[in-house]
Context: one part of a larger RNA
RNA sequence: CUGGGCGUAAAGGGCGCGUAGGCGGUCAUUCAAGUCACUUGUGAAAUCUCCGGGCUCAACCCGGAGCGGCCAAGUGAUACUGGGCGACUAGAGUGCGGAAGGGGCCAUCGGAAUUCUCGGUGUAGCGGUGAAAUGCGUAGAUAUCGAGAGGAACACCUGCGGCGAAGGCGGGUUGCUGGGCUGACACUGACGCUGAGGCGCGAAAGCUAGGGGAGCGAACGGGAUUAGAUACCCCGGUAGUCCUAGCCGUAAACGAUGGACACUAGGUGUUGGUGGUAUCAACCCCGCCAGUGCCGUAGCUAACGCAUUAAGUGUCCCGCCUGGGGAGUACGGCCGCAAGGCUAAAACUC
Repeated sequence: CUGGGCGUAAAGGGCGCGUAGGCGGUCAUUCAAGUCACUUGUGAAAUCUCCGGGCUCAACCCGGAGCGGCCAAGUGAUACUGGGCGACUAGAGUGCGGAAGGGGCCAUCGGAAUUCUCGGUGUAGCGGUGAAAUGCGUAGAUAUCGAGAGGAACACCUGCGGCGAAGGCGGGUUGCUGGGCUGACACUGACGCUGAGGCGCGAAAGCUAGGGGAGCGAACGGGAUUAGAUACCCCGGUAGUCCUAGCCGUAAACGAUGGACACUAGGUGUUGGUGGUAUCAACCCCGCCAGUGCCGUAGCUAACGCAUUAAGUGUCCCGCCUGGGGAGUACGGCCGCAAGGCUAAAACUC
């Protein structure tokens, strides 16, 4: 390089937007670049393959053909690809109306609980564990009642429910904003798919500055346990967890399964919408669309399993893998305040 692969063996980029590029619907017409046919030229000799011949065979040698092909020119063909032009509406999109739902930001408000402060009642314990002790408490704790402060999280509703590209998103209300689905109609007329670079988003932890700090709680201190116990258990407790602004850019960022389109038995549940039947109306019932689960046929799979939400059957585009260790390391480069991240070897060894 070819080939074969990427759910679990090595391998899907964490996710999106999108540049170049690659690929791209139906019909008519035209050109003839790709493509195909023929002709001509060229493709040195040797080598190579085939055929024939010569050394007794062979190696070797001689002759002929093919050339592994490639390129150029000419003539022609027009199905497919491509270019031009014209048209179309099944892909894609726009508008209007309806309905449902999620997130971010800002301002305001709510109740339960924990902690703390003050006051009342009240007295000797409380707390904690396998058992204890450290700890708290006669300076009045725990318990209980009332008042207040403050921070964080939102019980029930809550559901193999919903929304979002992913990370993720749960109290209430308001305004703003993005996306999806759907019935009927009108319009544009291939405007599409993918996407190297690039740009943006990206849990937790961590970092910078300033706030905040109730609970929890790395580190740390103490008590236990133990042979020891730098742990598991207990009492404390600082960073942090929260907010604002900025950085970091990683995760078992998982469905360990890239995106788009088309096709391929069914059954059953659920969410949203819609058409029909029925009805005073709703529920119910039948069908369709979009999502989300379970089971299962064919098929696929090493098996497990997947199975219209494919890991089935095909097409297009991107990413990635190529024995284990060394190593996601060194060096270099880029990024970062740092921590470190991205890119990424070799010697050696099995």
Annotation:
The prediction has a mean pLDDT of 81. Small-subunit ribosomal RNA, central domain from a soil metagenome, 350 nucleotides, folded computationally.